Model confidence (mean pLDDT): 78 of 100. Predicted 3D model of a 146-nucleotide RNA (c-di-AMP riboswitch aptamer (ydaO/yuaA leader)) from Nonomuraea endophytica. Lineage of the source: Bacteria > Bacillati > Actinomycetes > Streptosporangiales > Nonomuraea.
C1' cells in the first nucleotide's frame, strides 16, 4: 500500500412497515407493553360479472400476501427435487422526472373446503433485510453566494 472479515456512526436503499403519547426497563443507544395518527392488507350487498365450483370412475380442489410468473434444456423409465438458460414483472444508479448506459431481483410464506366485484359494516399488519452502487444528457425545482 492492497485485499478480506468484524463492530459502530453518518448518509442512503428494499418494503405498508413510519411518527406521536404513556408506562416499564436502561450508563447511553437500542428494547418491552398499551393507546393514537398515518400507511398497508383481507372479509363483506343490490347491480354487474362468472360457465366458475362440487358431484358422477378420482378428497384431481379453491384462495390470499408479494415484483417474484411462465417456458426450454440437463439429470431420470417417468415424476419430484436439483442445476443451467431465458422470461412476464420488479429495484438501484444520492433533489425529482424522462431518456441513455451500467448493476441486480425474478423468492418465500399463509388460509384450510372457504371467499368474484362490492356501499354500510367487520377483521388484521406496521416485521425484517442491506450498507453496495453512487455514469451521462435534457427539463423542472431547491439551497447558498454576489
Nucleotide at each position: 500500500g492492497a485485499g478480506u472479515c468484524c463492530c459502530a456512526c453518518c448518509a442512503g436503499c428494499c418494503u405498508a412497515a413510519u411518527c406521536c403519547g404513556c408506562a416499564c426497563a436502561c450508563c447511553g443507544c437500542a428494547g418491552u407493553g398499551c393507546g393514537g395518527a398515518g400507511c398497508c392488507g383481507g372479509g363483506g350487498a343490490c347491480c354487474c360479472a362468472u360457465u366458475u365450483c362440487c358431484c358422477c370412475c378420482a378428497u384431481a380442489g379453491g384462495g390470499g400476501c408479494g415484483a417474484a410468473u411462465c417456458g426450454g434444456c440437463g439429470c431420470u423409465u417417468a415424476c419430484c427435487a436439483c442445476g443451467c438458460c431465458g422470461u412476464a414483472g420488479g429495484g438501484c444508479u444520492a433533489c425529482u422526472u424522462c431518456c441513455a448506459g451500467g448493476c441486480c431481483c425474478g423468492a418465500g410464506c399463509c388460509c384450510g373446503a372457504c371467499a368474484g366485484c362490492u356501499a354500510a359494516c367487520c377483521c388484521g399488519g406496521u416485521a425484517g433485510g442491506c450498507c453496495g452502487u453512487g455514469u451521462g444528457g435534457a427539463a423542472g425545482g431547491a439551497c447558498a453566494u454576489u